[in-house]
The RNA shown here (transfer RNA) has 73 nucleotides and comes from a Bacteroidales bacterium.

RNA sequence: GCGGAAGUAGCUCAUUUGGUAGAGCGAUAGCCUUCCAAGCUAUAGGUGGCGGGGUCGAGCCCCGUCUUCCGCU
Numbered sequence: 001g002c003g004g005a006a007g008u009a010g011c012u013c014a015u016u017u018g019g020u021a022g023a024g025c026g027a028u029a030g031c032c033u034u035c036c037a038a039g040c041u042a043u044a045g046g047u048g049g050c051g052g053g054g055u056c057g058a059g060c061c062c063c064g065u066c067u068u069c070c071g072c073u
Base pairs, nucleotide, nucleotide: 001072002071003070004069005068006067007066010025011024012023013022019056027043028042029041030040031039049065050064051063052062053061
């Protein structure tokens, strides 16, 4: 230099012909318990790496860019 993959909640990851973003773990609160743990319930937490484009509408399509990883030279 060229090609490919990944980037979504604090962490690990889902979310497919574009149509209101979710789970597990963790956090907080409540219930239970003499207390703790376990268990049950609820809540909070996301401008989906960044910027732009097209679309009525984008995590998803297009362009650029950043980071990490893999391969080629």
It was read from a public genome assembly.
Rfam family: tRNA. Rfam classes the family as a transfer RNA.
The source organism's lineage runs through Bacteria, Pseudomonadati, Bacteroidota, Bacteroidia and Bacteroidales.